Glycine riboswitch aptamer from Woeseia sp., 91 nucleotides, folded computationally.
The sequence was found by an Rfam model in a public genome assembly.

This record gives sequence, structure tokens and C1' cells, in this order.
RNA sequence: AUAGGGUAAGCGGAAGAGUCCUCCCCACGUAGGAGGCGCCGAAGGCGCAACUCGCUCGGAAACGCUCAGGCACACGGACUGCUUAUUCUGA
Repeated sequence: AUAGGGUAAGCGGAAGAGUCCUCCCCACGUAGGAGGCGCCGAAGGCGCAACUCGCUCGGAAACGCUCAGGCACACGGACUGCUUAUUCUGA
């Protein structure tokens, strides 16, 4: 010098599941509020675990649960591409 890893920001990409039923409101209803049934998992949360650690204690998923969130559009969205900044390693 090049490359790789961590963190942050900006611009993008990004799935799933009822435009369900009833009532209220309303100029209309695919909007809003309440109730009911059915579903989704990729915000968050919780749990187990391969694994990690000499052992213990811990840590740990895109697995499971579905509290929360969501089931037209929009918003959101784990994760991810590019760019920039910073940091670690570096034959």
C1' cells in the first nucleotide's frame, strides 16, 4: 500500500399474515374508536440449544414462544449493498 473485522451515519433493497365480522362515528368508508374470531414473525422481549470456556458461572440463532408488534396503502422492518468516518488486526 492492498485486503479483512467491529462501530456509527447517509442513500437504497427487504418477507410474512383478514381491505374478516358486528357496533359507534361519519358526507362516503378501504379512515378512526370498541368488541370478536382467525392468522404472521424479520422491531423489541422471553426460552432451549449447537457452539464457546480447562471446569463452573456466563455468552449465544434466521430455532421455538407470541407478551409486545403486525395482517389494503403508508409507516415500520431483522438482515443486507454502496459510500463516508472511526477503530482493530495485518503475512